Transfer RNA from Akkermansia sp., 84 nucleotides, folded computationally. Its mean pLDDT, the model's own confidence on a scale to 100, is 81. The same sequence occurs in records of 2 taxa. Taxonomically the source falls in Akkermansia (Bacteria, Pseudomonadati, Verrucomicrobiota, Verrucomicrobiia). Its Rfam family is "tRNA". About the family: Transfer RNA (tRNA) molecules are approximately 80 nucleotides in length. By type it is a transfer RNA.
RNA sequence: GCUACAGUGGCGGAAUGGUAGACGCAGGAGACUUAAAAUCUCCCGAUGGAUGACAUCGUACGGGUUCGAGUCCCGUCUGUAGUA
Repeated sequence: GCUACAGUGGCGGAAUGGUAGACGCAGGAGACUUAAAAUCUCCCGAUGGAUGACAUCGUACGGGUUCGAGUCCCGUCUGUAGUA
């Protein structure tokens, strides 16, 4: 250089073109306990909103197709593997 595969919250990892982030780990709050551990319940992307309600944005990056894209198409970047 060429070919293939991959890129999604702090981490691992799901999601048939139809509510983005299931489930697990880590973290936070509470219950239980003399106190812990274990267990149970709730929360847990970003920004604004003191908080909350709520709003907007968010699947590597930039475009395109579509009523609708993490998913399909094109380009770019990064990583892994193969190849000469």